Predicted 3D model of a 69-nucleotide RNA (transfer RNA) from a pig gut metagenome. The sequence is in RNAcentral, with records from MGnify.
[in-house]
RNA sequence: CAAUAUAGCUCAGUUGGUAGAGCAGCUGAUUUGUAAUCAGCCGGUCGUGGGUUCGAGUCCCUCUAUUGG
Numbered sequence: 001c002a003a004u005a006u007a008g009c010u011c012a013g014u015u016g017g018u019a020g021a022g023c024a025g026c027u028g029a030u031u032u033g034u035a036a037u038c039a040g041c042c043g044g045u046c047g048u049g050g051g052u053u054c055g056a057g058u059c060c061c062u063c064u065a066u067u068g069g
Stems, first nucleotide, its partner, number of pairs: 001068005008023004017054001025041005047063001049061003
């Protein structure tokens, strides 16, 4: 100097308008049983603190952490 920071993990979130997927976990169905499959559920004050705006994950500033130079 640049990039990144969003669910337990990996990641989306298309010009600002109520936050999603897959895996994992839980419950049920199916099976003699397990696995697999199917249905459903749970789970995030979006790294910190401010600002702009009617409204911020998204825009601006500061700080922190990680990665690269």
Its mean pLDDT, the model's own confidence on a scale to 100, is 81. Its Rfam family is "tRNA". The family's RNA type in Rfam is transfer RNA.